Molecule: small-subunit ribosomal RNA
Organism: uncultured prokaryote
RNA sequence: AGAGUUUGAUCCUGGCUCAGAUUGAACGUUGGCGGCAGGCCUUAACCAUGCAAGUCGAGCGGAAACGACGGGAGCUUGCUCCCGGGCGUCGAGCGGCGGACGGGUGAGUAACGCGUAGGAAUCUACCCAGUAGCGGGGGAUAGCCCGGGGAAACCCGGAUUAAUACCGCAUACGUCCCUGAUUCGUGAAGGAUUGGGGAGAAAGGGGGCCUCUUCUUGAAAGCUCUCACUAUUGGAGGAGCCUGCGUUGGAUUAGCUAGUUGGUGAGGUAAAGGCUCACCAAGGCGACGAUCCAUAGCUGUUCUGAGAGGAAGAUCAGCCACACUGGGACUGAGACACGGCCCAGACUCCUACGGGAGGCAGCAGUUGGGAAUAUUGUGCAAUGGGCGCAAGCCUGACACAGCCAUGCCGCGUGUGUGAAGAAGGCCCUAGGGUUGUAAAGCACUUUCAGCGGGGAGGAUUAGGCCGGGGUUAAUAGCCUUUGGUUGAAGACGUUACCCGCAGAAGAAGGACCGGCUAACUCCGUGCCAGCAGCCGCGGUAAUACGGAGGGUCCAAACGUUAAUCGGAAUUACUGGGCGUAAAGCGCGCGUAGGUGGUUUUCUAAGUUGGAUGUGAAAGCCCAGGGCUUAACCUUGGAACUGCAUUCAAAACUGGGAGACUAGAGUACGAUAGAGGGGGGUAGAAUUCAGAGUGUAGCGGUGAAAUGCGUAGAUAUUCUGAGGAAUACCAGUGGCGAAGGCGGCCCCCUGGAUUGAUACUGACACUCAGGUGCGAAAGCGUGGGGAGCAAACAGGAUUAGAUACCCUGGUAGUCCACGCCGUAAACGAUGUCUACUAGCCGUUGGGAGGCUUGACCUUUUAGUGGCGAAGCUAACGCGAUAAGUAGACCGCCUGGGGAGUACGGUCGCAAGAUUAAAACUCAAAUGAAUUGACGGGGGCCCGCACAAGCGGUGGAGCAUGUGGUUUAAUUCGAUGCAACGCGAAAAACCUUACCAGGCCUUGACAUCCUGAGAACUUUCUAGAGAUAGAUUGGUGCCUUCGGGAACUCAGUGACAGGUGUUGCAUGGCUGUCGUCAGCUCGUGUCGUGAGAUGUUGGGUUAAGUCCCGUAACGAGCGCAACCCUUAUCCUUACUUGCCAGCACUUCGGGUGGGAACUUUAAGGAGACUGCCGGUGACAAACCGGAGGAAGGAGAGGACGACGUCAAGUCAUCAUGGCCCUUACGGCCUGGGCUACACACGUGCUACAAUGGAAAGUACAGAGGGCAGCUACUUAGCGAUAAGAUGCUAAUCCCAUAAAGCCGGUCUCAGUCCGGAUUGGAGUCUGCAACUCGACUCCAUGAAGUUGGAAUCGCUAGUAAUCGUGGAUCAGCAUGCCACGGUGAAUACGUUCCCGGGCCUUGUACACACCGCCCGUCACACCACGGAAGUCGGUUGUUCCAGAAGUAGUUGAGCCAACCCGCAAGGGAGGCAGGCUCCCAAGGAGUGCUUGGUAACUGGGGUGAAGUCGUAACAAGGUAGCCGUAGGGGAACCUGCGGCUGGAUCACCUCCUU
Repeated sequence: AGAGUUUGAUCCUGGCUCAGAUUGAACGUUGGCGGCAGGCCUUAACCAUGCAAGUCGAGCGGAAACGACGGGAGCUUGCUCCCGGGCGUCGAGCGGCGGACGGGUGAGUAACGCGUAGGAAUCUACCCAGUAGCGGGGGAUAGCCCGGGGAAACCCGGAUUAAUACCGCAUACGUCCCUGAUUCGUGAAGGAUUGGGGAGAAAGGGGGCCUCUUCUUGAAAGCUCUCACUAUUGGAGGAGCCUGCGUUGGAUUAGCUAGUUGGUGAGGUAAAGGCUCACCAAGGCGACGAUCCAUAGCUGUUCUGAGAGGAAGAUCAGCCACACUGGGACUGAGACACGGCCCAGACUCCUACGGGAGGCAGCAGUUGGGAAUAUUGUGCAAUGGGCGCAAGCCUGACACAGCCAUGCCGCGUGUGUGAAGAAGGCCCUAGGGUUGUAAAGCACUUUCAGCGGGGAGGAUUAGGCCGGGGUUAAUAGCCUUUGGUUGAAGACGUUACCCGCAGAAGAAGGACCGGCUAACUCCGUGCCAGCAGCCGCGGUAAUACGGAGGGUCCAAACGUUAAUCGGAAUUACUGGGCGUAAAGCGCGCGUAGGUGGUUUUCUAAGUUGGAUGUGAAAGCCCAGGGCUUAACCUUGGAACUGCAUUCAAAACUGGGAGACUAGAGUACGAUAGAGGGGGGUAGAAUUCAGAGUGUAGCGGUGAAAUGCGUAGAUAUUCUGAGGAAUACCAGUGGCGAAGGCGGCCCCCUGGAUUGAUACUGACACUCAGGUGCGAAAGCGUGGGGAGCAAACAGGAUUAGAUACCCUGGUAGUCCACGCCGUAAACGAUGUCUACUAGCCGUUGGGAGGCUUGACCUUUUAGUGGCGAAGCUAACGCGAUAAGUAGACCGCCUGGGGAGUACGGUCGCAAGAUUAAAACUCAAAUGAAUUGACGGGGGCCCGCACAAGCGGUGGAGCAUGUGGUUUAAUUCGAUGCAACGCGAAAAACCUUACCAGGCCUUGACAUCCUGAGAACUUUCUAGAGAUAGAUUGGUGCCUUCGGGAACUCAGUGACAGGUGUUGCAUGGCUGUCGUCAGCUCGUGUCGUGAGAUGUUGGGUUAAGUCCCGUAACGAGCGCAACCCUUAUCCUUACUUGCCAGCACUUCGGGUGGGAACUUUAAGGAGACUGCCGGUGACAAACCGGAGGAAGGAGAGGACGACGUCAAGUCAUCAUGGCCCUUACGGCCUGGGCUACACACGUGCUACAAUGGAAAGUACAGAGGGCAGCUACUUAGCGAUAAGAUGCUAAUCCCAUAAAGCCGGUCUCAGUCCGGAUUGGAGUCUGCAACUCGACUCCAUGAAGUUGGAAUCGCUAGUAAUCGUGGAUCAGCAUGCCACGGUGAAUACGUUCCCGGGCCUUGUACACACCGCCCGUCACACCACGGAAGUCGGUUGUUCCAGAAGUAGUUGAGCCAACCCGCAAGGGAGGCAGGCUCCCAAGGAGUGCUUGGUAACUGGGGUGAAGUCGUAACAAGGUAGCCGUAGGGGAACCUGCGGCUGGAUCACCUCCUU
């Protein structure tokens, strides 16, 4: 620090996901040790049991228990009992102090609760310091005792008693209260000084002593010390109160508040205060967010992050709140009190049913809940706390231990050597590789654990003694101690640590291995099982599932899940955006707010600097130190970015005062304009009405029909009525803020521009709320209504047509008034200001110039085009910015759900506005690129169309296919590019199929063992395979061991498979297409995909060539080189040829010749070379000459990059899979030849351009020994018999046919046609039944030129005629090849098909056979509405009123004080009653919120459902926006708007 994922690829936008760190975690697997930490996050749920707050006898009366001592009794002589508060002590009680700390929890609380910084009107036990005291009395009461009640808890009565318990009195330095005076102070508040009145005590406890006083052996009322105590002052620490600032979310919570806000007075409190009350006033809070709702303890800090931030608030520390729920007070210095009290409520427990008891959110522990969180441990040894003079007691605070890998840190599980690279495993190309120095083996070591032994520190302390100091009369006593000495007490603890012993001995797992992301193979599985964080794997070769081997990463852990931050600049303060990706309000005006020109001066709020205080400790950071290290602990520093106070500065911002004119505005003159409102008026046109002329149609469409018309339309002429809109001018012209505005005239009125001067003097900009305007449609009321026209009706179209087209037609469109408030309200671009190259138009105004013009130059305000820099993802923008900056506002944060639901506001309604969530997806989007496609455009080509000729489709037959049938009808090929195709030959064989009969190392290959030569004759059985019997035969080589070939038998490795997969493959092939294309290197352009080159202008059959050109070159294709053919030459001369010569049986037969033809070798020839024209001085084209041939002369072979997962596993080869007495092999027979039917390809025909018969002429190219066969004979013939030549330019097949010649048939199912059938034969072959070909005789079907549709062909071609060959025993109408005869037509490229190039649009890229929308049906999911129904919170109005404070009463009751001799009275209180307040509870009525619900609404997601085809291309009616109506549905139509519409044309502008 980034990465993956949208696309065919690219750039951007944008979301999702991952890698990191962390945790009070949990779960899975595994688990050796130690240190340091941590450990109910859930039910503030219920709690059994034990413990967690006591202490003081030096406050008191005392003595229940225990112990010692003394005495006594009983006796069992060491036990029991009794006596003695005399002693140690001490239950219960009175009294004091402490139970307000410590410990727990986070329910409540959005608050002065917390944090921070301040403040004044307060209190404070114990502690410290100062001052002054500590006198003298009184009456009770608990306990104990007696009696009573009760189950208990406990209660009642009587008698008696003490205090550091309680109550008066005296005293009063100071304090407080009341009151007077003086003084300081402007005054107030307040301070200082001084006078008068009122207010208290424990005279107690303990120790010591005899100095003083009194008695005096010693004591006390004495002295002294000490602890308490009282009053008061101050301090320290603590507590209460007040204030500034900060402290979550929601506006779909906008108004809240009556003690409310303030005042006066009073009360109350420790204290200010509406804290409370009476009266008065009407305030107070709120958009800087009151009130309400939801959520939440706050902080230091913790986690993360570069930081800013974000998230959290466990442990530790500070504060707060709470203690079963609610209320209340008492006591006290302190509480409205966790282990106190009272009441109410819920719950639990005890009960004798009368009544009582309780509160673990203390420590353990239990139950429950939960994914989940520990021992009913030890000890007060340390630290701390309470009480006490102290010893000490208490202390679940605390210190320790136990449990738990919960976290962090450390250590170990061994080290070295060891190649035969062992065995085993796995893989394998069969060679090997890997596990792997790993193991074994050898040599060492002993941490940790184990066993044994030793052994710190935590304990500087308390206390004692010595010494010193203080007090004192004192050397007692007491207090104190930096000295010396001695010194009890250790839970942990078998401590840490050290030493010894033994032995490699006891100690390794988890996840992952497709990419991100380090790490790969085999097997199994076969869209199954499964995986998955995202992308995505799995449909028979899975590095992605499961197992294994191997590897990678961590390691006593490793993974998963959950959660937080990061990455995420993905809420952007640091640090984002808004033309098209999400995003500028439709447009103005304007309030609050924000911002604001030049200059002078003052100020000091902001700002800057210094100082001071504070910012607790811990933590983080830095530097030291201590545990062997680390974690951890500890010391110091820094830091805590903050707040407050104070001093200073004055540049900038703000504030005060003053000045200025450049911003803004006003006055005056002028100008242009569809700017707005109102009134009037004009002409053209449509329609209607009247009249005339006139006759059969009109109208409408792609074509029609509905409609109108003989009742006279349309057409035409005249007249009239009425409404709406204003042709031409007219223009990227004008005006307006936007919406918008168009004949002419008049009235009213807004704004802009311009010119020169004068004036005001910052008056400005923007603008949340607010307010006004706001197309069309729509709504209300009333008019109007010509045309047009939603709805509607009819006619067409169509599969349908709720549409497009046509004929009609109503709302509406128009006017007035009032609503609505939305549009693609768009420049998809908020307003204002400043700055930043040019060039060309155009509108309005001004200035200057001259040549006075349709002129030039310049300036300003608009409005356009191109373009520099710059910006932008690109497209593009570019002074009218999307550039560079400033001010203010609005808006955005993935797609869908959804601009929807609910709620609110507005509206008559339609609806508008504000505006979510659940759920779901991993994308959605923008721009550009390359293709492909278009019922887009341009150019061009092709037997593509057209022009022609001949066919197919109809018939019969042949052949192939589908289908059907069958035991089998083997398999493959399936649009073009399967179908006379594989098959260039299915009677058996072939043959793969079927039935039956047989074989199992096999019909075939290799290896091993044994036997045998091999081989062969004959017979029997059988359908045959086969089985049995039988004859002949003993071979070859030899180193004499044996070997080679062959046969048989046996064994196992293996053979075999036309079984499967052409979607695992090789090879071969088809097709686009013989179309002209397909690419590369370097360079250049672009962020990039890519582009350029290859486009353009010409030209060509051609990316053929030329020119131009940021391209220059090159490759594969084209062409050429190759073959055949057309002309000539040279050479050669047999089997071919024969001009001339000779012979001849007259046949090139023979001699001979080498001229010709031919043959087959080599050459020549054609190149736009020449001429003319066109063209750009080109390429090239047109015409011509010459030439056998002319512009590629004709034909062939030759097939670029690639496409179709095209075809073939059945030619062959081959991976994987499958069968192995069978899916292999052999045999016989059957089948592939079936037959209602459909299709393809052919043959023969339908006849006279013909048929039949007779005569007669002319080829080429082939084949031939298991062959072709002359010739002769026989047969009507197919053929047969005999026989000859030829291994072929020699012989044979082999008569070519159409043609020509002359006759015949005469238009008919025929002398056409030949199917079919009967008979007789021939040939091949073991064999022609299923199932061959041919011959002869007889038979003589359909068919009279073929519907829709469709095929071939452009010249030696079509058509027509015959010939040969391969295959082959035999069997072509097929296929391949050969020649003979030999046409017609092409105007031309509009259209159909296919193709090429350029361009354009695209939502396609599996590429239009694409993509994709909505209803309906089914399943699931979440949500909304809903008659109701069940809860929660809460407001308000009543009722009610426990406990309790306060008030009041108090006829009942009362010891202290006062009066009184007493009785009694008074003061003061108590019980009880009443009143105010008030908790629970009850009733009524609202708001709000949650659950649930018959039914219902849309939404989302699902497999290949149904209906259509709305959108993307001009998507076949351009699309979309708003609105209204209609319709199964997508949608359609009307009105207005937009371009985010293709194409063509026009206009305008720019460049050259």